Glycine riboswitch aptamer from uncultured Rubrivivax sp., 102 nucleotides, folded computationally. Its Rfam family is "Glycine riboswitch aptamer". Gene Ontology term of the family: glycine biosynthetic process. The source organism's lineage runs through Bacteria, Pseudomonadota, Betaproteobacteria, Sphaerotilaceae and Rubrivivax. The coordinates come from a structure-prediction model, not an experiment, and the mean pLDDT is 81.
This record gives sequence, C1' cells and structure tokens, in this order.
RNA sequence: UCACUGGAGAGAGGUUGCCGGCACGGUGCCGAGCAGCCCACCGAAGGGGCAAGGCCCGCCGUUUGGGGCGGUGCUGAAUCUCUCAGGUAAAGCGGACAGCGA
Repeated sequence: UCACUGGAGAGAGGUUGCCGGCACGGUGCCGAGCAGCCCACCGAAGGGGCAAGGCCCGCCGUUUGGGGCGGUGCUGAAUCUCUCAGGUAAAGCGGACAGCGA
C1' cells in the first nucleotide's frame, strides 16, 4: 500500500417550504421523506492547538568545570483539547483504530 473482517458516540428536536399519504364543508392531520434556517448535542474522516524535553539567544557562574536564571525565539505527541469541517432512529454510507493475509 492492497484486499477481507471487526469498529463507538450524540435530537424519533423546533420552524418554513416542497413531496407523498389520509380526510374533505373549510382546510386540516400524518411521514424515523427532501432542503433552508434555529436551538441542543457527539468526536473515531480530515483540520487547528499544546506539555515535558531538546536547540538557540541573553545574563551570572565555573577554569578541569560544563551549572543556574530568564526569553512575546525555534522544535515538540495523542484516543488530550477545540468543534472549522463532518456527524446525531434503524438500515445504508462514513469511521480513528485493530486483526488475518499478501
């Protein structure tokens, strides 16, 4: 890298329009349907952030020691964190990560 397998979390939310069904006096009711907006939430596509340590710079010390202090400097991980993106019935899709094989 390829193929197969396993793989979590969170609204069956509100509202408007469309679509479909039911009823029909008016128009209303239903839909875990589609889209926009709003609120609530999840973190395991992707993405952002950082600790110790290391390096560098400055000051002090040491002279056979190689240490101390400071710096809006550089580097520095994640299953941590942010929640931009993505996601929130089942199914499906996706899925960090893991296993067997090549």